[in-house]
The part of an RNA shown here (small-subunit ribosomal RNA, central domain) has 350 nucleotides and comes from a metagenome.
Its mean pLDDT, the model's own confidence on a scale to 100, is 89.
Context: one part of a larger RNA
RNA sequence: CUGGGCGUAAAGGGCGCGUAGGCGGUUUGAUAAGUCGGGUGUGAAAUCCCUCGUUUCAAGCGAGGAACUGCAUCCGAAACUGUCAGACUUGAGUCCCGGAGAGGGAAGCGGAAUUCCUGGUGUAGAGGUGAAAUUCGUAGAGAUCAGGAGGAACAUCCGAGGCGAAGGCGGCUUCCUGGACGGUGACUGACGCUGAGGCGCGAAAGCGUGGGUAGCAAACAGGAUUAGAUACCCUGGUAGUCCACGCUGUAAACGAUGAGCACUAGCUGUCGGGGGUAUUGACCCCUCCGGUGGCGCAGCUAACGCAUUAAGUGCUCCGCCUGGGGACUACGGCCGCAAGGCUAAAACUC
Numbered sequence: 001c002u003g004g005g006c007g008u009a010a011a012g013g014g015c016g017c018g019u020a021g022g023c024g025g026u027u028u029g030a031u032a033a034g035u036c037g038g039g040u041g042u043g044a045a046a047u048c049c050c051u052c053g054u055u056u057c058a059a060g061c062g063a064g065g066a067a068c069u070g071c072a073u074c075c076g077a078a079a080c081u082g083u084c085a086g087a088c089u090u091g092a093g094u095c096c097c098g099g100a101g102a103g104g105g106a107a108g109c110g111g112a113a114u115u116c117c118u119g120g121u122g123u124a125g126a127g128g129u130g131a132a133a134u135u136c137g138u139a140g141a142g143a144u145c146a147g148g149a150g151g152a153a154c155a156u157c158c159g160a161g162g163c164g165a166a167g168g169c170g171g172c173u174u175c176c177u178g179g180a181c182g183g184u185g186a187c188u189g190a191c192g193c194u195g196a197g198g199c200g201c202g203a204a205a206g207c208g209u210g211g212g213u214a215g216c217a218a219a220c221a222g223g224a225u226u227a228g229a230u231a232c233c234c235u236g237g238u239a240g241u242c243c244a245c246g247c248u249g250u251a252a253a254c255g256a257u258g259a260g261c262a263c264u265a266g267c268u269g270u271c272g273g274g275g276g277u278a279u280u281g282a283c284c285c286c287u288c289c290g291g292u293g294g295c296g297c298a299g300c301u302a303a304c305g306c307a308u309u310a311a312g313u314g315c316u317c318c319g320c321c322u323g324g325g326g327a328c329u330a331c332g333g334c335c336g337c338a339a340g341g342c343u344a345a346a347a348c349u350c
Stems, first nucleotide, its partner, number of pairs: 004321003007304002012318001014201004021194003025088007033081002035077008049065006091191001092188004096183003103177007110154001115149007125136002162169002206247006215241002220236004258317006266295011299306002323350003332343004
């Protein structure tokens, strides 16, 4: 120096795009940088190793040899890696046809319900709880009918269903728009994989400016409960929740499982598409591709479990871990309006 690990023990970056870099399909020729063989020069002496000698032995010392695994240069080899030139189609991509989808953005529209307002009917309660009270109501509440206003969310359909890179996405219609999938040929000809930095996206809460505010509801007030009750329960209620633009950049951002490729028993459900059988349609049956579940063999695993959607068997690249506490901290730096975020110790202690 190499050698260990990351579902739950410490450990996968929240997610994507992509720069440098690392890695890279089949085939022909050239080259000879890496690689391999040989020669030459050098690799001081001492030391280490071997042999001999010497001090009566030994350490020690002396002599000779080997070695110094390296570097330089020359000659040679051409399988592999690299480089250059050419070719290929299976990786990757493009075109065409087709269906599926809460994928994204904008505009418009709809009905149910809650609340409030106006009017009608109507009278003494309503509300709330374990029980109550605060609260509302004879200035006519609650109930019921009609009309109106406004905001937010879209019951049933809804499914362990679908879509998206992740966060996430659910009424209807229109416009703009991304991706995946199936089928069939044609085309390009390695154009690929990963990705330090970087850039972008990123739930909720929070922040800035302006608007909006029906319901809900931190804070707050009151009523209860209680030994107390700065809570749980009740009556109210402001930020907020909603919209526009800008910021924040976190999470049990989870499959606690990075991305890509290849290989490795089966059985069964479901979603999208294709083919076949049947009678042309539906159901059923067989089968192929893509997604998503359940079970299960080999194998793996400390066990639990995972098991073609691997946590199996291999390869490539990135990220991360190294006893507990101190510490998702201090200091410094960068970012932020702030809240704070990112990076990240030590003393000390067990």